Notes
The part of an RNA shown here (small-subunit ribosomal RNA, 5' domain) has 523 nucleotides and comes from a Cyclobacteriaceae bacterium. It matches the Rfam family "Bacterial small subunit ribosomal RNA". The prediction has a mean pLDDT of 80.
[in-house]
Context: one part of a larger RNA
RNA sequence: GGAUGAACGCUAGCGGCAGGCCUAAUACAUGCAAGCCGAACGGCAAGCUUGGUAGCAAUACUGAGCCUAGAGUGGCGUAAGGGUGCGUAACACGUAUGCAAUCUACCCGCAACAGGAGGAUAGCUCGGGGAAACUCGAAUUAACACUCCAUAAGAUCACACGAGGGCAUCUGAGAGUGAUUAAAACUGAGGUGGUUGCGGAUGAGCAUGCGUAUGAUUAGUUAGUUGGCGGGGUAACGGCCCACCAAGACGAUGAUCAUUAGGGGAACUGAGAGGUUGAUCCCCCACACUGGCACUGAGAUACGGGCCAGACUCCUACGGGAGGCAGCAGUAGGGAAUAUUGGACAAUGGGUGCGAGCCUGAUCCAGCCAUGCCGCGUGCAGGAAGAAGGCCUUCUGGGUUGUAAACUGCUUUUGCCAGGGGAUAAAAACACUUUGCGAAGUGGAUUGAAGGUACCUGGUGAAUAAGCCACGGCUAACUACGUGCCAGCAGCCGCGGUAAUACGUAGGUGGCAAGCGUUGUCC
Numbered sequence: 001g002g003a004u005g006a007a008c009g010c011u012a013g014c015g016g017c018a019g020g021c022c023u024a025a026u027a028c029a030u031g032c033a034a035g036c037c038g039a040a041c042g043g044c045a046a047g048c049u050u051g052g053u054a055g056c057a058a059u060a061c062u063g064a065g066c067c068u069a070g071a072g073u074g075g076c077g078u079a080a081g082g083g084u085g086c087g088u089a090a091c092a093c094g095u096a097u098g099c100a101a102u103c104u105a106c107c108c109g110c111a112a113c114a115g116g117a118g119g120a121u122a123g124c125u126c127g128g129g130g131a132a133a134c135u136c137g138a139a140u141u142a143a144c145a146c147u148c149c150a151u152a153a154g155a156u157c158a159c160a161c162g163a164g165g166g167c168a169u170c171u172g173a174g175a176g177u178g179a180u181u182a183a184a185a186c187u188g189a190g191g192u193g194g195u196u197g198c199g200g201a202u203g204a205g206c207a208u209g210c211g212u213a214u215g216a217u218u219a220g221u222u223a224g225u226u227g228g229c230g231g232g233g234u235a236a237c238g239g240c241c242c243a244c245c246a247a248g249a250c251g252a253u254g255a256u257c258a259u260u261a262g263g264g265g266a267a268c269u270g271a272g273a274g275g276u277u278g279a280u281c282c283c284c285c286a287c288a289c290u291g292g293c294a295c296u297g298a299g300a301u302a303c304g305g306g307c308c309a310g311a312c313u314c315c316u317a318c319g320g321g322a323g324g325c326a327g328c329a330g331u332a333g334g335g336a337a338u339a340u341u342g343g344a345c346a347a348u349g350g351g352u353g354c355g356a357g358c359c360u361g362a363u364c365c366a367g368c369c370a371u372g373c374c375g376c377g378u379g380c381a382g383g384a385a386g387a388a389g390g391c392c393u394u395c396u397g398g399g400u401u402g403u404a405a406a407c408u409g410c411u412u413u414u415g416c417c418a419g420g421g422g423a424u425a426a427a428a429a430c431a432c433u434u435u436g437c438g439a440a441g442u443g444g445a446u447u448g449a450a451g452g453u454a455c456c457u458g459g460u461g462a463a464u465a466a467g468c469c470a471c472g473g474c475u476a477a478c479u480a481c482g483u484g485c486c487a488g489c490a491g492c493c494g495c496g497g498u499a500a501u502a503c504g505u506a507g508g509u510g511g512c513a514a515g516c517g518u519u520g521u522c523c
Stems, first nucleotide, its partner, number of pairs: 001523004006519005013376006019369002021334001026332003030329003035076003040073002047066008083287003093211007102204002107200007115149004125138005155180005161174001164171002185192002213259003220250003225247004230242003262284004266277004289310005312323004340366001342365003348362001349360004379410004389401005415460006424450001430443005467512005472493003478507005488495002
């Protein structure tokens, strides 16, 4: 000098764009953050309309239609998005390969198919237990829920051939025999959905080469350990697991142990080489009160699912129960220190649904903070009686503040007032037409949180707006007074003991400027 997720002191007019718990992965009140589907299913409260019976009426009982809430079965989603950096020195990450050792819901393409039968169960009703959470029994009911039979292959398995390929274990075009295995309906009649197979796309899994912190005041480490044979398990290879056999495997090219740490793209600095860092944004990994475990599922060993154990908090009728903000806000605590219990789904994207739509603290916006970067302003021109005042002085004087002010003219950024005010909205969807399929055309509409904001025009009036640090040398900028090795200053050298350009104040000057200075950290 540059940089900063900064903090502190003094000061502060505005805007744009960004950023904002670095500490306690500490504990959390409250609200919200993942739902959707009645075009899968049984059913149906309240409400509205309307009818019947009894009654003088109020009212009671009962039927139909519309509308469908909440709950339940079922389907898809909840494995994404969002947060954090505890752990991890490791195939975690980066890069480059391989899988002849693999899987992939939704989506796309192609081929084939969907015949028949059955038994339950939630809900509802009735009854029981419990303070509650909840739970038990009986009767009864539906489905795209569940089960069985049929059909069945280029799917799977077994057997026997086998062109060709491969370093090997092996793989395999082609054709043969036998065995096994499937489905579901809804409809607005246009479609949507179902089953099997092959291929694609996307995502994931596994393996390997190289790279990836410090310490030798850590030198030896290892028994499923290293390898083999056979099995089990997995989507898949493998000591991944098991039985048996062998005695191996790693290590000064640093094993093991200890300490520290998420990795990368990148960021800062530097002429570069290098050094330092890993906030925001993007990719990957790990975690979700602590530890363990599996279930469901295409996918999890699952942040707002489950079970067990533990710590903590809460409720309790003492028998027993409930909970997990490292989601968005917010609270307490810690700390030098870090924001609102805001608005909207208008846009982008996600889930679901035929769709209308619904949900979305993702997202888009607003609020707070000079935390940073950038931009603008606090006027401009003229003006010497060189005014007054201040300060200095060699003191009837002079110098300086200083064209500075006053005064005259001008402008109006900004502020305030008034008026106008677009884009982000493209459409998607719907209806109709054309089309073999992509798709195209036409039609009349609806939708803006930000926000009457940005911006534009007019009016008003210099009006609303300057500080901070320094002035001995390094280092741009000096005098007076006070103090008297005191009070104090200080980054280094050093200043202060009676004329201190170094302390304090004043005037003046220099530097930067809505900031300035100090402190911390890196180059």